[in-house]
Context: one part of a larger RNA
RNA sequence: CUGGGCGUAAAGGGCGCGUAGGCGGACAUUUAAGUCAGGGGUGAAAUCCCAAGGCUCAACCUUGGAAUUGCCUUUGAUACUGGGUGUCUUGAGACCGGAAGAGGUUAGUGGAACUGCGAGUGUAGAGGUGAAAUUCGUAGAUAUUCGCAAGAACACCAGUGGCGAAGGCGGCUAACUGGUCCGGUUCUGACGCUGAGGCGCGAAAGCGUGGGGAGCAAACAGGAUUAGAUACCCUGGUAGUCCACGCCGUAAACGAUGAAUGCUAGCUGUUGGCCCGCUUGCGGGUCAGUGGCGCAGCUAACGCUUUAAGCAUUCCGCCUGGGGAGUACGGUCGCAAGAUUAAAACUC
Repeated sequence: CUGGGCGUAAAGGGCGCGUAGGCGGACAUUUAAGUCAGGGGUGAAAUCCCAAGGCUCAACCUUGGAAUUGCCUUUGAUACUGGGUGUCUUGAGACCGGAAGAGGUUAGUGGAACUGCGAGUGUAGAGGUGAAAUUCGUAGAUAUUCGCAAGAACACCAGUGGCGAAGGCGGCUAACUGGUCCGGUUCUGACGCUGAGGCGCGAAAGCGUGGGGAGCAAACAGGAUUAGAUACCCUGGUAGUCCACGCCGUAAACGAUGAAUGCUAGCUGUUGGCCCGCUUGCGGGUCAGUGGCGCAGCUAACGCUUUAAGCAUUCCGCCUGGGGAGUACGGUCGCAAGAUUAAAACUC
């Protein structure tokens, strides 16, 4: 390479949009490029293979055949693929009517709590732990009441509930705004799927500039513990956590399961629609989601099972023994931290 694979053994890109490319619904007609059949030309000889012959045999040699899987040309075939034309509605989209939602951005606003400050009451402890101590407190703490300030997060509702492509999203109100679902079946008429490069989004931490800073808290300091204790526990505490703008581009970015389409028993809960029935709060049906169980099938097993890891098709990404190593070198990106692409020697 071929092949075989990718939930857990190596292996699904963090996620989307989309270029090239690959693949692509039904019917009719045309063409004949691919495809198939026949003919012709060519495909040197030697070699290889087969048959026969010549050296006493063999090696070797000679003759004939086959082969040369290919290319060119010509005559046909038209099922499939491709090209052209026309038509269609199931895929896709649009339109109309409904619906749910922590989807996003911006502005405003509310209460509880923590902390600090001011004032009142009040007096000797408070705090903390396994036990203590560091710490705070007669300059009046802790406790309690009232007031003020500031920042951050939103108890209950809350739910294998909802929304989003993923990251993720949770007080309330308003404005702007994206997507989805259901019903109607009015319109367009394959307009589709995937997607190398590319572009965008992307938790936390980290970085730059300027703000902000209540609580928490890497680093750091002290107290304990201990043989030691650069920890676990305690008292403090700075970056940071928050905001604006700009970088970074990584995660067990996980369902460790790429996207799309079709098909393949059921039972049961729940979310959002729609329809029907009646006993009006229940039953039945249907579409879209989200859970539990489970047949066939699959699987090394565990398990998966209409939300597949089943049966198939299309396209992309990725794997190919362990270590060396996601490292070195080089390239690209970055302010840096580093990210990305990515070996070999050697060794088992």